[in-house]
RNA sequence: CGAGUUGGUGGCUAGGGUUCCGGCGCUGCGUGAGCGGUGUGUCUGGUCCGAGAGCUGCCAGCCGGGCCAAUACCAGCCCGGUCGCACGGCGGGAUAAAAGCCCGGGAGAC
Numbered sequence: 001c002g003a004g005u006u007g008g009u010g011g012c013u014a015g016g017g018u019u020c021c022g023g024c025g026c027u028g029c030g031u032g033a034g035c036g037g038u039g040u041g042u043c044u045g046g047u048c049c050g051a052g053a054g055c056u057g058c059c060a061g062c063c064g065g066g067c068c069a070a071u072a073c074c075a076g077c078c079c080g081g082u083c084g085c086a087c088g089g090c091g092g093g094a095u096a097a098a099a100g101c102c103c104g105g106g107a108g109a110c
Base pairs, nucleotide, nucleotide: 007059008058009057010056011055012054015049016048020046021045022043023040024039025038026037027036028035029034061082062081063080064079065078066077067076085105087108091103092102093101
C1' cells in the first nucleotide's frame, strides 16, 4: 500500500404503542346471576412489537492440539482458545399503533 472476513440465531431487557385481556368513565338489556355498547394509553398492568452500536446462550468462522489413517493430505469428529471496534440525524415504512423495529454499521461527522 492492496485484498478478504468481521456472520446467523434463541432467550431477556431498555424502550414502545393500544389489536386483544384487564382497569377506569359513561351507558343499554335483565327479577337476578350476568350479557352488551362506547370512550380512555396523560391507565401501573397481562398478551403483543422490540435493539448494528444493550445483557446472555447456541451455531458458524478462525487458531492450536488430538482421534481415524498409509510418511501423509483431505473430510468428519472431539478438546481448548478466539470471535474486535462502533459518534450518528432529518425524513420515510410496516403493524391495530408506536418504538432504540425496518430504510440503517444508511446521510453525515471523526
The prediction has a mean pLDDT of 86. Predicted 3D model of a 110-nucleotide RNA (Guanidine-I riboswitch aptamer) from Nevskia sp. The model forms 100% of the base pairs in the Rfam consensus. The source organism's lineage runs through Bacteria, Pseudomonadati, Nevskiales, Nevskiaceae and Nevskia. Rfam family: Guanidine-I riboswitch aptamer. From the family's description: This family represents a conserved RNA structure found upstream of the ykkC and yxkD genes in Bacillus subtilis and related genes in other bacteria. The function of this family is unclear although it has been suggested that it may function to switch on efflux pumps and detoxification systems in response to harmful environmental molecules.